[in-house]
RNA sequence: AGAGUUUGAUCCUGGCUCAGGAUGAACGCUAGCGGCAGGCUUAACACAUGCAAGUCGAGGGGCAGCGAGAAGAAAGCUUGCUUUCUUUGUCGGCGACCGGCGCACGGGUGAGUAACGCGUAUCCAACCUUCCCCUUAGUAGGGCAUAGCCCGGCGAAAGUCGGAUUAAUACCCUAUGUUCUUCGUAGAGGACAUCUGAAAUGAAGCAAAGACUUGUCGCUAAGGGAUGGGGAUGCGUCUGAUUAGGUAGUCGGCGGGGUAACGGCCCACCGAGCCUGCGAUCAGUAGGGGUUCUGAGAGGAAGGUCCCCCACAUUGGAACUGAGACACGGUCCAAACUCCUACGGGAGGCAGCAGUGAGGAAUAUUGGUCAAUGGGCGCGAGCCUGAACCAGCCAAGUAGCGUGCAGGAUGACGGCCCUAUGGGUUGUAAACUUCUUUUGUGACAGAGCAAUAAGGUCUACGUGUAGACCGAUGAGAGUAUGCCACGAAUAAGCAUCGGCUAACUCCGUGCCAGCAGCCGCGGUAAUACGGAGGAUGCAAGCGUUAUCCGGAUUUAUUGGGUUUAAAGGGUGCGUAGGCGGUGCUACAAGUCAGCGGUGAAAGACCGGGGCCCAACCUCGGAAGUGCCGUUGAUACUGUAGUGCUGGAGUACCCAUGCCGUGGGAGGAAUGAGUGGUGUAGCGGUGAAAUGCAUAGAUAUCACUCAGAACACCGAUUGCGAAGGCAUCUCACGAAUGGGGGACUGACGCUGAGGCACGAAAGCGUGGGGAUCAAACAGGAUUAGAUACCCUGGUAGUCCACGCAGUAAACGAUGAUGACUAACUGUCGGCGAUAUACAGUCGGUGGCCAAGCGAAAGCGAUAAGUCAUCCACCUGGGGAGUACGACCGCAAGGUUGAAACUCAAAGGAAUUGACGGGGGCCCGCACAAGCGGAGGAACAUGUGGUUUAAUUCGAUGAUACGCGAGGAACCUUACCCGGGCUCGAACGGUGCAGGAAGGAACAAGAGAUUGUGACGCCCUUCGGGGCCUGCAUCGAGGUGCUGCAUGGUUGUCGUCAGCUCGUGUCGUGAGAUGUUGGCUCAAGUGCCAUAACGAGCGCAACCCUUGCCGUCAGUUACCAGCAAGUCAUGUUGGGGACUCUGACGGGACUGCCACCGCAAGGUGAGAGGAGGGAGGGGAUGACGUCAAAUCAGCACGGCCCUUACGUCCGGGGCGACACACGUGUUACAAUGGUAGAUACAGAGGGAAGCCACCCGGUGACGGGGAGCAAAUCCAAAAAGUCUACCUCAGUUCGGACUGGAGUCUGCAACUCGACUCCACGAAGCUGGAUUCGCUAGUAAUCGCGCAUCAGCCAUGGCGCGGUGAAUACGUUCCCGGGCCUUGUACACACCGCCCGUCAAGCCAUGAAAGCUGGGGGUGCUUGAAGUCCGUGACCGAAAGGAGCGGCCUAGGGCAAAACUGGUAAUUGGGGCUAAGUCGUAACAAGGUAGCC
Repeated sequence: AGAGUUUGAUCCUGGCUCAGGAUGAACGCUAGCGGCAGGCUUAACACAUGCAAGUCGAGGGGCAGCGAGAAGAAAGCUUGCUUUCUUUGUCGGCGACCGGCGCACGGGUGAGUAACGCGUAUCCAACCUUCCCCUUAGUAGGGCAUAGCCCGGCGAAAGUCGGAUUAAUACCCUAUGUUCUUCGUAGAGGACAUCUGAAAUGAAGCAAAGACUUGUCGCUAAGGGAUGGGGAUGCGUCUGAUUAGGUAGUCGGCGGGGUAACGGCCCACCGAGCCUGCGAUCAGUAGGGGUUCUGAGAGGAAGGUCCCCCACAUUGGAACUGAGACACGGUCCAAACUCCUACGGGAGGCAGCAGUGAGGAAUAUUGGUCAAUGGGCGCGAGCCUGAACCAGCCAAGUAGCGUGCAGGAUGACGGCCCUAUGGGUUGUAAACUUCUUUUGUGACAGAGCAAUAAGGUCUACGUGUAGACCGAUGAGAGUAUGCCACGAAUAAGCAUCGGCUAACUCCGUGCCAGCAGCCGCGGUAAUACGGAGGAUGCAAGCGUUAUCCGGAUUUAUUGGGUUUAAAGGGUGCGUAGGCGGUGCUACAAGUCAGCGGUGAAAGACCGGGGCCCAACCUCGGAAGUGCCGUUGAUACUGUAGUGCUGGAGUACCCAUGCCGUGGGAGGAAUGAGUGGUGUAGCGGUGAAAUGCAUAGAUAUCACUCAGAACACCGAUUGCGAAGGCAUCUCACGAAUGGGGGACUGACGCUGAGGCACGAAAGCGUGGGGAUCAAACAGGAUUAGAUACCCUGGUAGUCCACGCAGUAAACGAUGAUGACUAACUGUCGGCGAUAUACAGUCGGUGGCCAAGCGAAAGCGAUAAGUCAUCCACCUGGGGAGUACGACCGCAAGGUUGAAACUCAAAGGAAUUGACGGGGGCCCGCACAAGCGGAGGAACAUGUGGUUUAAUUCGAUGAUACGCGAGGAACCUUACCCGGGCUCGAACGGUGCAGGAAGGAACAAGAGAUUGUGACGCCCUUCGGGGCCUGCAUCGAGGUGCUGCAUGGUUGUCGUCAGCUCGUGUCGUGAGAUGUUGGCUCAAGUGCCAUAACGAGCGCAACCCUUGCCGUCAGUUACCAGCAAGUCAUGUUGGGGACUCUGACGGGACUGCCACCGCAAGGUGAGAGGAGGGAGGGGAUGACGUCAAAUCAGCACGGCCCUUACGUCCGGGGCGACACACGUGUUACAAUGGUAGAUACAGAGGGAAGCCACCCGGUGACGGGGAGCAAAUCCAAAAAGUCUACCUCAGUUCGGACUGGAGUCUGCAACUCGACUCCACGAAGCUGGAUUCGCUAGUAAUCGCGCAUCAGCCAUGGCGCGGUGAAUACGUUCCCGGGCCUUGUACACACCGCCCGUCAAGCCAUGAAAGCUGGGGGUGCUUGAAGUCCGUGACCGAAAGGAGCGGCCUAGGGCAAAACUGGUAAUUGGGGCUAAGUCGUAACAAGGUAGCC
């Protein structure tokens, strides 16, 4: 110090999350030790039991209990002792009692309290203070009671009553009384004040207590001090305005009362004030501080332990005593609860220490001691002390120590992993060998903490003080510690390992189980789940959870923003407030500086010191940013005074405008009325219809009426604060600009609340009503159409008055002032008399420098640089909703949440993709044509169905005569049945045996089994080759995954695209290049150009075909020569021609004309066999479709192993209601049939092609030449000629069926082809729709080949023959390319996405009601108690009983307000892989969208 997460990627905004630290913690796993510190955060819930406050006999009367003494009696006897009993306060002491002091401290808790409660500072001339210290004075004389004890009564008890008697340091009276208190006179002085008040003086009033060990402790009055308290004030001290008004003793005065003291603290009277937007009142929450945690700091959060203060003691009230309390372990009353009870009545208060129950995730022992420190009482000894000091329990924290150290490799065994005969890792780790002994166990020794008290001795002096010495006492504890012995001995875990974040593999699982802080993992190869091995981190702990701060500059003072991300108020005026030009003077409030006081200690920081170190403890310092006081400074701010003119304003002159209000006037259009002309339609739409019209419309002419709006001018124009404002004219009003510089002299800016204005729609009342037009009606459209379109049409639109107060009220940009380059329009004024324009002022536009900005963009009219003031924002949704309040006639507006939910929502820009966006261009894409498909029958493939099986795959284009270029068996993968298990094939090793092999026979469906004639080679004599059997290691699998893969293939598409290097631009994704203009089949080229080049594609190179040449010449050819035949290159020969096949040539817009800058284009041009790529083929860029194929092959993983392998027989792949694709044959006369007759190319041939002959109607059979092929097989068909058929289900068509055959083959039943005879189905040109083709093409005709025994081939691949029509053109359909535009798409439009309804869950609003809570009010009742009054009763008195009154806690009744819970029902909201209906939005989203 940052990181992850929105996107295909980018930058930004913005939230969420993580890494750090912390805790009085809890939970999980684990655990060796001691030190220090800590330990009910919840129920201020209820408490059994014990203890926590007593002490003084040197105040008193006394004597129950204990001890001693004395006296008496008795017993035992040891004859002066022991024991027992009785008496005796005589002594030590002492229960209870009177009295004194203490109990108001210490200890606990945080309920209440938002307050002078706390903190800090100041003040009290307005106060008190037991005990302690100092000073002064005093301590006289009397008296009455009472408790206890005793007697008696009542009561269960607690307790209480009566009588008698008695003491005091208890109580009372009298005396004295300086000072003291009160009052009067007088008044120095004081901070100069309503005031206070010294010395002086007069009057009145008030004291005392004794005790003993006899020199001490007490007592009284007064003054001073110290300590502790009381009171007042300034400042600071949580949240809410959806709490805006509160207050009657309230605020003040005068006079009283009361108090220690001031004060409405209380009372009578008088006045009407007092607090509050700088937040009163109310509500909620909360003890405050020192400090603690975090943070760089500023801050934020917290207030446990320790210290200070406050408050409380079951709840509420009250006083008494006292120096002090309105009192935790006191009293009284009321209430709730618990307990006792004889039912009459009583008792109690752990928020003291332990402990119990309960609550809770959760927090300890019913321990020891007063040894130390401290407290109370006491002269003291001493007693008391759950304060305190110790111990116990708890990893709950912190710091420290240990669990060993060194050596040790064949890197052992085991585990895990791998490319597995081996290697890696665990790992020097272990074993093993030395060493050490902290810790542990056992034994021995053994602290400091202790200082002294009383008392004694000594010294000093000031006779009660100081110092020195002696002097009892240890809970913790036989602990700390030391030393000896033993022995590596007694001691390691937890979490994590996808990224953030250090650490990786295997197995299991298979969107299951599970994980998860965020992003997200898991659907068969999971580094993310579970286990294992290994690794990483920390370590007696480690993780998780919770909470706080941080990171978060994500509330921004330090230190943010507001055009589009959340955010500028609709606009103006203006109050408070904030801020404010310039000179001088004064003051010194702010400000700055010095000094003084305070800011407790502890803590934190720095420097020392003590426990072995550290933690911990301790000493010193600094700090404590604050408050108060004081002395100075005077720049700035402020205050006061006095000036100035630049800001602002006033006056004067000139000018401007759709500025406002009111009145008057005008023409065009629209509609209506009346009349005329005129006749059949008008109107409306994409097309129609509704509607109007023969009762005369529309159209047209004339006259009249009504209301509303103002064409052209008109513009990036003008005016206004905004909303807004447009015919002409008049009046009134306002504003703005300019000019000169006369006047005032800072009069200014902004502006929370407030006031005013404020489009459209809307509301109220009254008018008006031509047009247009929500609602509504009808007609269309549509699947529907409550819409878009059409015909009508009411509110409204207009006016007056009033309300409303909102808009995408927008420049999405608050107001004011200042400053900061240019260029170019325009409006108004000035210069000035001007149409010229250097200038200047004020507006209004464009484009840009710097700068700013996330970018787009802004840019003197800022979104730049500054200043002042206001408003507003803080993730999305829920929601501008609910509730409340205010406003409104209503509609509604303003203000304005939460629960819950998500990890995003969003801005700008980029690249794509897409658009029922645009531009340009191409393609048999359309159009123009020709021929088909879709209808029929059949063939074939597919779906479906069926089946034991109908094996599997291919499924829009890009599956469907596809894999398959040959399913009767085989193939074959499927089904049924029968067999085999080293297996049908192959390799290695070991053992055994033998040639291998095998005719033939038997059984069987066969596989197979049995019998079995015949039957080895080499050799170095060890054996080897070959084979069989057994065993074993490798097998085998057309089983799964094409979504793990290789390879191959389809498609976009033979479309013209796809990229890179360097440079440049941009924060970046990216852009540029590749865009633009022209051109091309083409990113083909040319020109331009921040690009310059290059690569893969295009083209070319290759093959073939078309022309020519050269060379070569058999089996091809035959012109000339020769021979021969019925005839034929048949033969000799030839190398001319054709042809064959090798090498060349040829075509390049090269030439000409025109157009063009060029590239190039055009031309029935020339030439040429061929002309602008001559035709055809091969060739397929980056990529897309998780496209196809694990069944061609290969291959990872998974699965089967007497079977999912393998062999065999049979069956199936050929099924058949049906649906689709691809074909064949047809429907006929451009035809069919019969006969005659002509012309190819390519390819194949030996288990082959087969001439020719014979037989057969024929398929074919029997003979039989030639040919391993330019030699033989070898014959094209359409065509041509002749004849018949004459428009019909036919001499068309041939399906289906019957019969008879042929051939192949082990075998044609399921299930072959072919032949002959017979039979002769559908079909007469095919609906919507759809396919191919642009020239040797379509169409049509035949021929060949692969596979193959044969063939279901009408398929596929080739070959030649005959041989057309049409293209105006690019509007439309489809596909594609480039540029551009919009986008909420990026799985990319087969996208995204909205709302109702239905289902489940969740939180929430309303709600008849029901039920709580706290606070206040009124009426009523009213305890205890203070006070007041009375007091005939008691008392000598002091005083009191009794009675009455005021007030109050509490109770009762009542009406409201506030705030919770719950509720039939109801409202919307949120969430939830695959529900329903539609299609609203995103593209012109198909009616632009939105407010």
The RNA shown here (small-subunit ribosomal RNA) has 1491 nucleotides and comes from an uncultured bacterium.
Its Rfam family is "Bacterial small subunit ribosomal RNA".
The RNAcentral record of the sequence draws on ENA and SILVA.